[in-house]
Transfer RNA from Planctomyces sp. SH-PL62, 73 nucleotides, folded computationally.
RNAcentral records the identical sequence in 3 taxa.
Taxonomically the source falls in Planctomyces (Bacteria, Planctomycetia, Planctomycetales, Planctomycetaceae).
Its Rfam family is "tRNA". It is annotated as a transfer RNA.
RNA sequence: GGGCGGCUAACUCAGUGGUUAGAGUGCCAUCCUCACACGGUGGAAGUCAUUGGUUCAAAUCCAAUGCCGCCCA
Repeated sequence: GGGCGGCUAACUCAGUGGUUAGAGUGCCAUCCUCACACGGUGGAAGUCAUUGGUUCAAAUCCAAUGCCGCCCA
RNA backbone atom coordinates (compact mmCIF):
# COMPACT_ATOMS: atom_id res chain seq x y z
C1' G A 1 0.00 0.00 0.00
C1' G A 2 -4.18 -3.68 -1.15
C1' G A 3 -8.29 -7.08 0.52
C1' C A 4 -11.78 -8.81 4.32
C1' G A 5 -14.34 -8.62 9.06
C1' G A 6 -15.84 -5.93 13.41
C1' C A 7 -17.55 -1.22 16.37
C1' U A 8 -25.04 -1.75 19.93
C1' A A 9 -25.62 -0.98 28.27
C1' A A 10 -19.75 -1.39 32.69
C1' C A 11 -18.43 -6.52 30.11
C1' U A 12 -19.84 -10.56 26.37
C1' C A 13 -23.25 -10.42 22.49
C1' A A 14 -28.35 -10.67 19.69
C1' G A 15 -31.11 -7.51 16.61
C1' U A 16 -30.48 -7.73 8.04
C1' G A 17 -35.88 -1.07 6.68
C1' G A 18 -41.66 -0.29 10.38
C1' U A 19 -44.83 -0.27 17.87
C1' U A 20 -40.96 1.86 22.70
C1' A A 21 -33.42 -1.17 20.88
C1' G A 22 -32.99 -6.40 23.78
C1' A A 23 -30.56 -10.85 26.46
C1' G A 24 -26.84 -12.92 29.80
C1' U A 25 -23.18 -11.33 33.41
C1' G A 26 -22.36 -7.24 36.50
C1' C A 27 -24.67 -2.89 39.42
C1' C A 28 -28.84 -0.84 42.89
C1' A A 29 -33.24 -1.79 45.95
C1' U A 30 -36.19 -5.45 48.18
C1' C A 31 -37.75 -10.60 49.79
C1' C A 32 -35.36 -14.92 51.84
C1' U A 33 -31.10 -15.93 55.92
C1' C A 34 -28.68 -15.02 62.65
C1' A A 35 -25.42 -13.29 58.61
C1' C A 36 -23.17 -14.16 53.80
C1' A A 37 -23.67 -16.83 49.35
C1' C A 38 -27.37 -19.06 46.21
C1' G A 39 -32.33 -18.10 44.75
C1' G A 40 -37.13 -14.84 43.88
C1' U A 41 -39.07 -9.88 42.50
C1' G A 42 -38.38 -4.97 40.79
C1' G A 43 -35.19 -1.04 38.92
C1' A A 44 -31.24 2.07 36.86
C1' A A 45 -27.85 2.11 32.96
C1' G A 46 -27.52 3.34 25.36
C1' U A 47 -24.89 9.89 21.04
C1' C A 48 -26.43 1.87 18.09
C1' A A 49 -17.91 4.63 16.63
C1' U A 50 -18.28 9.75 13.91
C1' U A 51 -20.10 12.67 9.76
C1' G A 52 -22.97 12.88 5.49
C1' G A 53 -26.42 10.55 1.96
C1' U A 54 -30.87 7.30 0.29
C1' U A 55 -35.98 6.59 2.18
C1' C A 56 -42.54 8.36 4.31
C1' A A 57 -39.36 5.71 7.87
C1' A A 58 -32.26 3.78 9.14
C1' A A 59 -28.84 0.26 14.62
C1' U A 60 -30.15 -2.10 9.79
C1' C A 61 -28.90 0.31 2.99
C1' C A 62 -24.74 3.64 0.63
C1' A A 63 -20.17 6.83 1.06
C1' A A 64 -16.19 8.98 3.75
C1' U A 65 -13.39 9.12 8.28
C1' G A 66 -11.54 6.95 12.98
C1' C A 67 -10.27 2.67 15.97
C1' C A 68 -9.53 -2.85 16.56
C1' G A 69 -8.47 -7.70 14.33
C1' C A 70 -7.07 -11.15 10.23
C1' C A 71 -4.88 -12.02 5.35
C1' C A 72 -1.74 -10.48 1.04
C1' A A 73 2.42 -7.54 -0.66